A computed fold for a 265-nucleotide RNA from a Gemmatimonadota bacterium, annotated as Bacterial large signal recognition particle RNA. Its mean pLDDT, the model's own confidence on a scale to 100, is 75. The source organism's lineage runs through Bacteria, Pseudomonadati and Gemmatimonadota.
[in-house]
RNA sequence: CUGUGCUACAUGGGGAGCUAGCGGUGCCCUGUACCUGCAACCCGCUUUAGCAGGGUGGAAUGCUUCCAUUGAGGUAGCAAUUGUGGGAGGUAAUUUCGGUAAGUAAUGUUGAAGAUCAGGCCCUACGCAACAAACUGACGUGAACCGGGUCAGGACUGGAAGGUAGCAGCCCUAAGCGUAUGUGUUUGUGUGCCGUAGGUCAUCUUGGUCGGAGUUGGCUGCCGGAAUGAAACCCGUGAUUGUCUAUCGAAGGGAAGUUGCACAG
Numbered sequence: 001c002u003g004u005g006c007u008a009c010a011u012g013g014g015g016a017g018c019u020a021g022c023g024g025u026g027c028c029c030u031g032u033a034c035c036u037g038c039a040a041c042c043c044g045c046u047u048u049a050g051c052a053g054g055g056u057g058g059a060a061u062g063c064u065u066c067c068a069u070u071g072a073g074g075u076a077g078c079a080a081u082u083g084u085g086g087g088a089g090g091u092a093a094u095u096u097c098g099g100u101a102a103g104u105a106a107u108g109u110u111g112a113a114g115a116u117c118a119g120g121c122c123c124u125a126c127g128c129a130a131c132a133a134a135c136u137g138a139c140g141u142g143a144a145c146c147g148g149g150u151c152a153g154g155a156c157u158g159g160a161a162g163g164u165a166g167c168a169g170c171c172c173u174a175a176g177c178g179u180a181u182g183u184g185u186u187u188g189u190g191u192g193c194c195g196u197a198g199g200u201c202a203u204c205u206u207g208g209u210c211g212g213a214g215u216u217g218g219c220u221g222c223c224g225g226a227a228u229g230a231a232a233c234c235c236g237u238g239a240u241u242g243u244c245u246a247u248c249g250a251a252g253g254g255a256a257g258u259u260g261c262a263c264a265g
Base pairs, nucleotide, nucleotide: 001265002264003263004262005261006260009057010056011055012030013029014028015027020046021045022044023043024042034054035053036052037051038050062258063257064256065255066254067253070251073248074247075246076245077244078242079241080240081239082238083237084236085235086234087233093228094227095226096225097224098223099222100221102220103219104218105216106215107214114210115209116208117207118206119205120204122199123198124197125196126195127194128192129191130189131188132187133186134185135184138179139178140177141176147172148171149170150169155164156163157162
């Protein structure tokens, strides 16, 4: 120097929390750095600090320690912002209802409140009027024939005198139609207060008499009730942020220390 075998050692690390303390399982960060069993009202150990079993690497740029700097991330404090629970408080304040009559306002000796009389409004009965409808009355019109009266002409009849029926026209009238400032009767009503009588006196109103100064409760105030209902500030707790303070700290960088044993060539 090379080869073989063995051993020390290594086989992730960190934070908070738990713990007398050290680790682990679990949570979080970094990021890939063996496996199995045990284990959070916990499992194992004792400053040498997981226990038990198995695998891999193995004296190599491996292991240990220190340093400075960068530093993922965490924890505590501080500051700011903000949420939430409680107290302040069912308090301030607002709205509304009832009462009062201190102020104000209105009204009142051109007479308040109160009392009383008589009326109206309201109700009932009878009557009257109005309105509406129906019938009726008045006037007018109104029948080619199937209404009446009188019936020219004409027709029929008679010896004649006359007579018979009867169209048109005229007059009257029926059914019907129309008019009016509508004659009378009947019926009716959410018409009227016109008349008579009665009821009601709680409300409103009109007038008279007594009475002799208040009445109203609109606004302000006061008292009571009901509804709605905060904040400043204080205490507790949570979240976020941070060129802040402290602390722990993976990974990377540098330095120092350590680097064994056996056999063979």